[in-house]
Molecule: transfer RNA
Organism: Candidatus Kaiserbacteria bacterium
RNA sequence: GGGCCUGUAGCUCAAUUGGUAGAGCGCCUCAUUUGCAAUGAGGAGGUAACCGGUCCGAAACCGGUCAGGUCCA
Numbered sequence: 001g002g003g004c005c006u007g008u009a010g011c012u013c014a015a016u017u018g019g020u021a022g023a024g025c026g027c028c029u030c031a032u033u034u035g036c037a038a039u040g041a042g043g044a045g046g047u048a049a050c051c052g053g054u055c056c057g058a059a060a061c062c063g064g065u066c067a068g069g070u071c072c073a
Stems, first nucleotide, its partner, number of pairs: 001072007010025004019056001027043005049065005
């Protein structure tokens, strides 16, 4: 320098290839316990890496940029 893959909650990852953003773990509160853990109930937390485009409508499709991974030179 070039090809490919990835970027969604604090972490790990989903979302039947366009139509209200979710799960597990973690965090907070309450119950249970002498206390802790475990368990149960509830809650907070995301402008979807960034910019632009297509579309009535974009996390998803198109273009560019950035970051990471991988392969080639």